RNAcentral holds the sequence, with entries from ENA and Rfam. This is a predicted structure of a 71-nucleotide RNA (transfer RNA) from Planoprotostelium fungivorum. Taxonomically the source falls in Planoprotostelium (Eukaryota, Amoebozoa, Evosea, Cavosteliaceae). Its Rfam family is "tRNA". Rfam classes the family as a transfer RNA. Rfam links the family to the GO term triplet codon-amino acid adaptor activity.
[in-house]
RNA sequence: GCAUUCGUGGUCUAAUGGUAUGAUGUCUGCCUUCCAAGCGGGCGAACCGGGUUCGAUUCCCGGCGGAUGCA
Numbered sequence: 001g002c003a004u005u006c007g008u009g010g011u012c013u014a015a016u017g018g019u020a021u022g023a024u025g026u027c028u029g030c031c032u033u034c035c036a037a038g039c040g041g042g043c044g045a046a047c048c049g050g051g052u053u054c055g056a057u058u059c060c061c062g063g064c065g066g067a068u069g070c071a
Base pairs, nucleotide, nucleotide: 001070002069003068004067005066006065007064010024011023012022018054025043026042027041028040029039030038047063048062049061050060051059
């Protein structure tokens, strides 16, 4: 330099053109003599810009970053 692939809460992760899932975390309540564990509830997310579309996390283009391969 070229190609492929990935980018989602503090962390890990799922799905998909129709208001994003779960775990972990954190806060709170229940339980317990207390703690831990367990159970209920709350909070917390689409890398950036543009395009297509009634509607984009998803499709397309460019940029940035990571990984892999080739040179």